[in-house]
Context: one part of a larger RNA
């Protein structure tokens, strides 16, 4: 001197920050990924419309009737909201948490002539002409349900064909230039494949191809990354080559045949231990210790496996299959994963509210309005830590009572109180009252800040006092009771134990304890 602290005593505000280090233990409940009706056929309600039936007031009346306000269904056509279903984009981001990894996982410097890239930018060009289904729904069935069959209807920016197309793709065979090895670029030539979507308020918004950009990513590689030899040998897809598969791509990444290679004391394999990193603590440095919080990159999402879908996953709130467990059942069979935000048991020395808001900042969806957003922004609760501020200032005497002590004179508390004066920082009371948001919007909040009026009022502890080490006497106690980081002290005068008074120290905090330096 430091700390994600813990415990003991004590505890007035206020601003930042921070807060399960243990059981990557099981979880009740709520919320955490939706959106788009300007892709699409359903479907509801409200209105306005054509119309057709019903009801049939006021009134006028030759009492014959005429008017037709009003009710009701119901048809035709709009308008507008709202939505279960197809359908697009988004659910691979944002958020958790560190189990696993001693590895190209991560740091740093290349590499890619061996490679993907949604939205987004910019260039070039298209966008014609069919075509069959299906959900939805309607009927029927089966199940306790979860769910799910069977038939019939239909849409699309869902799906599938044909056309058309280059500087695109794919197979042959050729030239030119160039390089860091496989080899790159570029001409030109045959043959041969591949495209699309519409929707509109008529402003625009999409769609297809290619070719460049930008952003994210994937691989490769050289250096560097904890301890142990009481771990010395280790590997069979192993080391390498042919061939084909396979991927966005290179690669034993897969197979098949062919060789018997490879690694290793400069420490292979095994073991145990660890998520690495900027940084962060100490330190004059060099080291040393660490990886909480915030950024980056990784793994992981109940435990193992798989792969669909997709520009992206082998996918926290998506599937599927196998353990464990919970759960709901008509016993035939189903549901379910808080290492999201709260919260709840447990576990432990120990770590918070099942709060507000989408107003800011950013994200996804939309043309927009807008919708969602436990990310985010705020309260909230803890002295857990930093920083700041107060519990009053000033005069006050040979100096008051107490208390302590004493050679009984005194001497210490001590200008300390009392008292006289003043002052209001915090907090308590009123009044006003932002910025944060660019027309409009403001959760925080009547906050923060101003102003006024009021009362020494509400606001001090904690460790120590034999030496290190700043500070001393009395009395109890009698090796007892105890103290103690070392030394040590205590056995009748203990500045070391208890307790008073007095002192020192630091303070809304003092002390232990634990840990690194």
């Nucleotide at each position: 001197g430091a700390u994600g602290a813990a415990c003991g005593c004590u505890g007035g505000c206020g601003g930042c920050g921070u807060g399960c280090u243990u059981a990557a233990c099981a979880c009740a409940u709520g919320c955490a990924a939706g959106u788009c009706g300007a892709a699409c056929g359903g479907g509801a309600a409200a209105c306005c419309u054509u119309u057709u039936a019903u009801u049939g007031a006021a009134g006028c009346u030759u009492c014959g009737g005429c008017a037709g306000a009003u009710u009701u269904a119901g048809c035709u056509g709009g308008u507008u909201u709202c939505u279960a279903g197809u359908g697009g984009c988004g659910g691979a981001c944002g958020g958790g948490u560190g189990a696993g990894u001693a590895a190209c996982g991560c740091g740093u410097g290349g590499g890619c002539a061996a490679c993907c890239u949604g939205c987004c930018c910019u260039a070039u060009a298209c966008a014609g002409g069919g075509g069959g289904a299906u959900a939805a729904c309607a009927a029927c069935c089966a199940g306790a349900a979860a769910u799910g069959g069977u038939u019939g209807c239909u849409a699309a920016u869902a799906c599938c064909g044909c056309a058309u197309a280059a500087g695109c793709g794919c197979a042959c065979a050729g030239g030119a230039c160039c390089g860091c090895a496989u080899g790159g670029u570029c001409c030109g030539g045959u043959g041969u494949g591949a495209a699309a979507a519409a929707c509109u308020c008529c402003g625009g918004u999409g769609g297809u191809a290619u070719a460049g950009g930008a952003u994210g990513g994937a691989c490769c590689c050289g250096c560097g990354u904890u301890g142990g030899a009481u771990u010395a040998g280790c590997c069979a897809g192993u080391u390498g080559g042919c061939a084909g598969g396979g991927u966005a791509a290179c690669g034993g990444c897969c197979u098949a045949c062919c060789a018997a290679a490879g690694c290793g004391a400069c420490g292979a394999u095994c073991c145990a231990u660890a998520g690495c990193c900027g940084g962060c603590c100490u330190g004059a440095g060099a080291g040393g210790g660490u990886g909480a919080a915030c950024g980056g990159c990784c793994a992981c999402a109940u435990u193992g496996g798989g792969a669909c879908u997709g520009a992206g996953a082998c996918a926290c709130g998506g599937c599927c299959c196998a353990g464990a467990c919970u759960c709901c059942u008509a016993c035939g069979g189903g549901a379910g994963g808080c290492a999201g935000c709260a919260g709840u048991g447990g576990g432990g020395a120990a770590u918070a509210u099942u709060g507000c808001a989408c107003a800011a900042u950013g994200g996804g969806g939309g043309a927009a309005a807008c919708c969602c957003u436990g990310a985010u922004g705020c309260a909230g609760c803890g002295a857990c830590g930093c920083c700041g501020c107060g519990u009053g200032a000033a005069g006050g005497a040979a100096g008051a009572a107490g208390u302590a002590u004493c050679u009984c004179g005194g001497u210490a508390u001590g200008u300390a109180a009392a008292c006289u004066u003043c002052u209001a920082u915090c907090a308590g009371c009123a009044g006003g009252g932002a910025a944060g948001a660019u027309a409009g919007u403001g959760a925080c909040g009547g906050u923060a800040c101003c102003u006024g009026a009021c009362u020494a009022a509400g606001a001090a502890g904690c460790c120590c006092c034999g030496g290190c080490u700043a500070a001393c006497u009395a009395c109890g106690u009698g090796c007892c009771a105890g103290c103690a980081g070392c030394c040590g002290c205590g056995g009748u005068a203990a500045u070391a134990c208890g307790u008073a008074g007095g002192g020192g120290g630091c303070a809304a905090g003092c002390g232990u304890u634990a840990u690194c330096c």